A computed fold for an 87-nucleotide RNA from Pelagibius sp., annotated as transfer RNA. Its mean pLDDT, the model's own confidence on a scale to 100, is 81. Its Rfam family is "tRNA". The family's RNA type in Rfam is transfer RNA.

RNA sequence: GGAGGGGUGCCGGAGUGGUUGAACGGGGCGGUCUCGAAAACCGUUGUGCGCGCAAGCGUACCGAGGGUUCGAAUCCCUCUCCCUCCG
Repeated sequence: GGAGGGGUGCCGGAGUGGUUGAACGGGGCGGUCUCGAAAACCGUUGUGCGCGCAAGCGUACCGAGGGUUCGAAUCCCUCUCCCUCCG
């Protein structure tokens, strides 16, 4: 230099146009059980901004920035980082 694959929540990871801000697993937190713990089971668990006394509500965010579309994590372009192969 060329080709291919990948970047999604605290971590792994599915989702490839619409009810998915997000399945599933792990982890965290709260609870049940126990003399106490472990295990098991149940519930819950992203961040920013705005509104609200609060509970909560609205909105944006899938590496970054643009584009296409009624609608984008998903399609297109540029950039960036990681992995593999070729020269």